[in-house]
Description: Small-subunit ribosomal RNA from an uncultured Acidobacteriota bacterium, 1419 nucleotides, folded computationally.
RNA sequence: AAAAUGGAGAGUUUGAUCCUGGCUCAGAAUCAACGCUGGCGGCGUGCCUAACACAUGCAAGUCGAACGAGAAAUUGGGAGCAAUCCUGAGAGUACAGUGGCAGACGGGUGAGUAACACGUGAACAACCUACCCUUGAGAGGGGAAUAACAUCUCGAAAGAGGUGCUAAAACCGCAUAAAGUCUUUUUAUCGCAUGGUGAAGAGACCAAAAUCGCAAGGUGCUUGAGGAGGGGUUCGCGUCUGAUUAGCUGGUUGGCGGGGUAACAGCCCACCAAGGCGACGAUCAGUAGCCGGCCUGAGAGGGCGGACGGCCACACUGGAACUGAGAAACGGUCCAGACUCCUACGGGAGGCAGCAGUGGGGAAUUUUGCGCAAUGGGCGGAAGCCUGACGCAGCAACGCCGCGUGGAGGAUGAAGGUAUUCGUAUCGUAAACUCCUGUCGGAGGGGACGAAGAAAGUGACUGUACCCUUUGAGGAAGCCACGGCUAACUCCGUGCCAGCAGCCGCGGUAAUACGGGGGUGGCAAGCGUUGUUCGGAAUUAUUGGGCGUAAAGGGCGCGUAGGCGGUAGUGCAAGUUAGCUGUGAAAGCCCCGGGCUUAACCUGGGAAUUGCAUCUAAUACUGUGUGUCUUGAGUUCUGGAGGGGGCAGUGGAAUUCCCAGUGUAGCGGUGAAAUGCGUAGAUAUUGGGAGGAACACCAGCGGCGAAGGCGGCUGCCUGGACAGAGACUGACGCUGAGGCGCGAAGGCCAGGGGAGCGAACGGGAUUAGAUACCCCGGUAGUCCUGGCGGUAAACGAUGGGCACUUGGUGUUGGGGGUAUUGAGUCCCUCGGUGCCGAAGCAAACGCGAUAAGUGCCCCGCCUGGGGAGUACGGUCGCAAGACUGAAACUCAAAGGAAUUGACGGGGGCCCGCACAAGCGGUGGAGCAUGUGGUUUAAUUCGACGCAACGCGAAGAACCUUACCGGGGCUCGAACGGUAUAUGCAACUUUCAGAAAUGAGAGAUUCUCUUCGGAGACGUAUAUCGAGGUGCUGCAUGGCUGUCGUCAGCUCGUGUCGUGAGAUGUUGGGUUAAGUCCCGCAACGAGCGCAACCCCUGCCUUUAGUUGCCAUCAUUAAGUUGGGCACCCUAAAGGAACUGUCGGCGAAAAGCCGGAGGAAGGUGGGGAUGACGUCAAGUCCUCAUGGCCCUUACGUCCCGGGCUACACACGUGCUACAAUGGUAGGAACAAAGGGAAGCGAAGCAGCGAUGUGGAGCUAAUCCCAUAAAACCUAUCCCAGUUCGGAUUGUAGUCUGCAACUCGACUACAUGAAGUUGGAAUCGCUAGUAAUCGCGGAUCAGCAUGCCGCGGUGAAUACGUUCCCGGGCCUUGUACACACCGCCCGUCACAUCACGAAAGUGGGUUGUACUAGAAAUCGCC
Repeated sequence: AAAAUGGAGAGUUUGAUCCUGGCUCAGAAUCAACGCUGGCGGCGUGCCUAACACAUGCAAGUCGAACGAGAAAUUGGGAGCAAUCCUGAGAGUACAGUGGCAGACGGGUGAGUAACACGUGAACAACCUACCCUUGAGAGGGGAAUAACAUCUCGAAAGAGGUGCUAAAACCGCAUAAAGUCUUUUUAUCGCAUGGUGAAGAGACCAAAAUCGCAAGGUGCUUGAGGAGGGGUUCGCGUCUGAUUAGCUGGUUGGCGGGGUAACAGCCCACCAAGGCGACGAUCAGUAGCCGGCCUGAGAGGGCGGACGGCCACACUGGAACUGAGAAACGGUCCAGACUCCUACGGGAGGCAGCAGUGGGGAAUUUUGCGCAAUGGGCGGAAGCCUGACGCAGCAACGCCGCGUGGAGGAUGAAGGUAUUCGUAUCGUAAACUCCUGUCGGAGGGGACGAAGAAAGUGACUGUACCCUUUGAGGAAGCCACGGCUAACUCCGUGCCAGCAGCCGCGGUAAUACGGGGGUGGCAAGCGUUGUUCGGAAUUAUUGGGCGUAAAGGGCGCGUAGGCGGUAGUGCAAGUUAGCUGUGAAAGCCCCGGGCUUAACCUGGGAAUUGCAUCUAAUACUGUGUGUCUUGAGUUCUGGAGGGGGCAGUGGAAUUCCCAGUGUAGCGGUGAAAUGCGUAGAUAUUGGGAGGAACACCAGCGGCGAAGGCGGCUGCCUGGACAGAGACUGACGCUGAGGCGCGAAGGCCAGGGGAGCGAACGGGAUUAGAUACCCCGGUAGUCCUGGCGGUAAACGAUGGGCACUUGGUGUUGGGGGUAUUGAGUCCCUCGGUGCCGAAGCAAACGCGAUAAGUGCCCCGCCUGGGGAGUACGGUCGCAAGACUGAAACUCAAAGGAAUUGACGGGGGCCCGCACAAGCGGUGGAGCAUGUGGUUUAAUUCGACGCAACGCGAAGAACCUUACCGGGGCUCGAACGGUAUAUGCAACUUUCAGAAAUGAGAGAUUCUCUUCGGAGACGUAUAUCGAGGUGCUGCAUGGCUGUCGUCAGCUCGUGUCGUGAGAUGUUGGGUUAAGUCCCGCAACGAGCGCAACCCCUGCCUUUAGUUGCCAUCAUUAAGUUGGGCACCCUAAAGGAACUGUCGGCGAAAAGCCGGAGGAAGGUGGGGAUGACGUCAAGUCCUCAUGGCCCUUACGUCCCGGGCUACACACGUGCUACAAUGGUAGGAACAAAGGGAAGCGAAGCAGCGAUGUGGAGCUAAUCCCAUAAAACCUAUCCCAGUUCGGAUUGUAGUCUGCAACUCGACUACAUGAAGUUGGAAUCGCUAGUAAUCGCGGAUCAGCAUGCCGCGGUGAAUACGUUCCCGGGCCUUGUACACACCGCCCGUCACAUCACGAAAGUGGGUUGUACUAGAAAUCGCC
C1' cells in the first nucleotide's frame, strides 16, 4: 500500500397489437445416482436409506519408587544305581489380588428435543473444581481388620458361601490445631434490594502417609489462601409451520415456615391466599439437533447445517441410583422389556450410533491393511507400556486442480467416405511421406526432507517424492448437440408409422425436429441424463407489486384494542445520532506475502465479522412529563330546504266482485286461433254496495338517507345535513382487527288479510318435440303484526379521512353585493348534484377539484386457469342455507383493452333482369346429345353447386385411341452422338398369315477420287442418350374459370397512436364509376374506372375495277360505249364538348327540361378483367421437380370397345296445330367459303344423285333458289291434310371398308303428344320472339358451336320482400373467419381420488389387573 467492483435476458395466449399473467429455458452449486467412455499425478471426500440386526479381531489402561504373596517351562551345579531330591539362574519375572490415578477425555451418531437446547450479551452479593501454577502452616503417637493365599462346601456353567492366616500411602479412634467451618460480640468500609469485604474478641468442631536415593535431594500426604483452565445456575434478546388448534393451568401463581442441594428456587412438604399464561398467538398438533458456516444472489434475501470447529443430546428400549473432584457414566452397576446366544432346564451371557468387516434395506457410499516414526492423550520418578485418537497405505473419475495422448514440414489437394447443378465441393495438411522432441508410461542407476535446542539412537509411509541414463510416436479420446430459444446442415430411410420432446412443438412421400451416414458446433478424461437448492422471478414486491374493466374494496354504519395524529415553550433522554471500551473463539470468505516445478492444497500477518453490551456526549425529529394556543373537532343562537324514519287518521281515480235496471248474441283473445265466458242473458251501459292493494298528472341525470332504500293528504313523535353571525370548550381528532347494529327481492315460523298480479299446477296454441316464449285459468306468495334468515351485477363493479393542483357550463339549498321603485335577469360566495375538458395519470378504454392526479394515515383484499366457493372440520340457522375454506388431479394457457377483417333471422344509404311488371321457354311427349348409375373382356381419361353435365371433343366406322382380347418386337415406331462390321440404297413381285411380320425372287447401282479410299444413305452389333396419355394440379410454370367490368386495391412523405394500425380512402353533395365538386392533417402518386383501339350510325375528301348507272347511246341482260354524280367499296378526316338556353343546386360538381343536330348527356356493340379469393381446373395441349416401368406401364398390327341399357338428371331439336298445315304463284338479304377445291349451263332420274365440264387463284366464276312475309286455293278442330317417332322395302353418296356403327333419297308405315305438377330459366330495343343463310372441324357425318342478316314486340308502379354486390356504422367468446365457435348427457378406454364385506400393523385416551430395582425417612 491493500482488503473497492457491482444488477443482461429469451420462448410461449393473438390474424396482428399492447397489457396482465402463469409455464418453460439459458447460470451457479451438489456427501449425489444412472448411461456411454476412461491415460497419469496431487489434494480432498465417501451409508443422505434401517438410532435395522450383528459373526470375528482390535479400540483403556498403567504404577513393584504404595502393599502382601509369588510360580512354571528351560537351564547350570551337586547328591543318588535310579525314581528323585537339594541349590543357582529364569525371577522378585509372569498371572492374579489390595491400593492409587485414569476409565466423565479421546472416538461415534443425530433418535429425541421448539427447549435457556443453541446463538449472543449480561449476572452469581446463590456456587463447585482432581491433576497444574503461586504462596502459608503441618505430618505426634496408637489400634483393629480384610482380599490375595490355604482349606472345606454348593453349582453344568457363570459364580457363590463358610472357616483360617497376612500387609499397606487401604480403614479407625486419640493428640495438635488456625488466617478453615459454625455460633456470637464490637467495629471500619463499600455496595446492587437481600447484603459484600476487612479488623479485633469469645466459644464449639475438624487433619495427615509414606516412599526412592549412600547422600545432596526428589516425589508424594494433611490443612488454608490465591490463580489458571473447566463446570453449574439465572436473566435480556434472537430461534420453523398450522387458528380447519382459542382458551390453557391444581404444585398450578404467590406468601410464611421447614426440608433438600455444591448452589438459588414449588426443587420437595405443611399451612394460607387465588392467583399465573394467552390474538405481541398461550395450549395443542406437525416438523426439526443448534451455531461458526456452506450454496446461491448485485444486494436485501432464500435454501442447507454432509466433511472441519464449538455446544447439546443419545449409547439395544425404558427406569434408577452407586463410586467419584467430575457421571445419573458408549466398551461400569442394578431392575424391567424385546431380541440373540449357552445350558445338565435349575440357571446364566450379551449390546459396533468406536476401527475394520457381515447380513439386510436401498438408485447409492470403501480394507476384517501398516505403524505408534511424527502430533496428541492416560499411567509412571523414569525406562517404558497402552492408544482403530492419529500418521500412512488400499478401493472409488465422487469432487477440485495440473499434465499428456505428440511437434514442424508436407498438394498428385492421393485412396476412401459423403454431397453434387456431374463442373466439382468437402473431410483436408488431415493422412501417407520427411525431419524432430521425449512430458506421462516402461527398464536401469542414484536417492531425500519429514528426526525434534547436547550427543547417540529411532521412518509405518518407502527404495516413496526427486535426479540421471535408456527405450521408442511407440501404450493413452470420448461424450453430447446441430427447428427456435441456442453455437452448429446436408443426403438417405421412414410416411401421424416407428419415434422425438425442457417449452413452443416435429412425423399423414421431397422431415435441417424421428433412425442412419457424412459434415459441423460445444466440452474434454470426461460428457450427458435424472434428482435437489438458489437465481433469473419486481412471480409475496423492506429494498421492490397491486385492487374501475385483467386476480383483488368488506353490502353499509357505530365502535373496542391497536396504528397514526394540529400549535408556541420547557424538563427527561426511551427511540435516534456520535465517540471510547469490552466482546463478536479458531477455521472459512477477502487482501498482502510465503511453501509444495504450477495449481488445487497448505501456511504467516492483516482486513472483515454490518451484532450485542457498559459508559460518555448531542437533543433537530419521534416519545414521555408539564404547560400555552385556536386553525382540527365540538357546543350554543337564528334561519330556511327535504318521497329521512316511526305511529295514527283520512281521500279520490281505477280493477274485481255482489245487487238492481236497460239491452241482445255474442264477448274475449291472437301473427292466426283455440281453451275460456255467454240465451240459466254475458260483453256493452246506468245506479247502488263490498273489499284489498297501489298512489296517475306534479316528476326533473330534481330532493333526502350510511347503505338497503324513500313518492296521495293530515296530525303527533323523532334523526341528520346545510347557511349566517357572534360567543364558548381547548386536540376532545382520523381509521378501525375482533365485536355490535342495520341490511332489496325471494325464502321460513305463528296469526291475520287477500282486489289485482301471479312461481307451482291445469287447459289451449306453436312446434319434429315445446316440461318454454303466446293465450285462458290459478295456489303459495305479494299486504299487515311479531320473529328468523343475512344474501344480490348489495355497482360508481371505484373503502374511509385530511391537504394540495389551470378552466368552462347546467341544476338544487342558503347567504351577500351592485344597479333599480322593484333582482326572476348581473357579480361574488358556502354546501350538494350533473356534463365537457387542462396538466397529470392510465395497457388502453378512460379518469380528470365528486380523480382513476400529487402526497400522508388507517382498514379490507389479490398472487395462473380448471377442480371450487366444492369436500372435510368448525360456528350460526327451524329449515333452505350462510360464514370460514382446502387438496389430489389436470391444462399452457385462462384473461383485459384496443386493431383489421369476416359474420349477424343489427341499422342506414345504394346498385344489378335481383324482385316486381311483361314476353317466350324448361319441367309432361318423341328424338338428339352429355352425365350419373348399372352392365361389360373393355365400355380409356378428366370435369362435380353457382363456376361439371351439346364441357376438353372445331366432328370415335379403321385411323383418331389413351381402353380390352389376341398376335409380334426389344437400341426399340420416331430422333441425336460414338465405335466396329457390312451393304449400295430406292423399286417391282411371289408365298404363308387377320395384319404386323416372316421367307424368297427379280431388277438396278448415288457423289468425289490421288483408285488406297472418303462422303451421303441403309442394315447389324455395342454403348451413351430413348420411350411412357404411368402417379402426384396438394411439389410447379404457363394458360383458364369465378367473384366481376363489381369499384374497388394500394404506396411515398407527413401527421396521430406505446403498438397492431389509423389518416389519406371518412364527411356534405353527385355519378355508371374512389366520376367529379366542396370540406377536411393531410399532400401527392400508382394499379383499376373513364379515355386512347375495332365495328356500327351522319357528313366530307381522295380513289373508280371486278363495284355503280342520274344524264346520252345500245342490249335479252350495266351487255357494251361513256361517266364516277349517286350507291358501294376502303383509306384519311370531320362531327358531340353538358358546347348552348331555362330551372334546380352552394356563384360548385352536377341534375331536369328545351333548341339545334344523323346522333345528347357513356349514341349502340366489342376488345380490354385492379390487389386478391376459391391448395378452383388442367402433369391427357405444352413445359417441368420428385417417384415409378424398362423383352414393358415402351412399341407395331388385327379385331372389338369408347355407340352397351331396367333406370335418374342436365342441355337441346320437333311438336301438340287454323297467327296453322298443304298446293300453286311471285318478291327482298347480309356475312362467308372455294384449287387434292367450288363446280355453272345442258342432259338423265320422282328424288338423293349421276353425267357434264364452262368459269373461277375469285367485289369478275361457283356454292346460291334465302326463308318467314305477300297473293290465290284448300283443309274446318279431328289424334286430323296436325305430329312425325318407329319399322319394312328399294336406292344414292363418301370411303380400303358403312354388320357392330354414317348421312341422305323414294315409297310404304304413322307411335307418343291436345300446351305440361311441385319447381325453375332467359330477356329492357333493333332487344325478346320468330325466319332462313353461311362457316370452322371434316373423305363422309350437327338438332351442337361460331357468325350473318330478314320480320319485329310487350313491360318496368316501384325497392317491402328473395338472390348477389358496394360504402358507412354497430355487436361479437368468430380469424380454417357462421359450413365459425361451443354446451350437456350417453357409449367405450385410460388415469387420479374415494366408498366397500373385511383384514394386518402402529399410536393414543379411559377403566381395571399385575407390578420392580433403587432412592428418601425412621428403627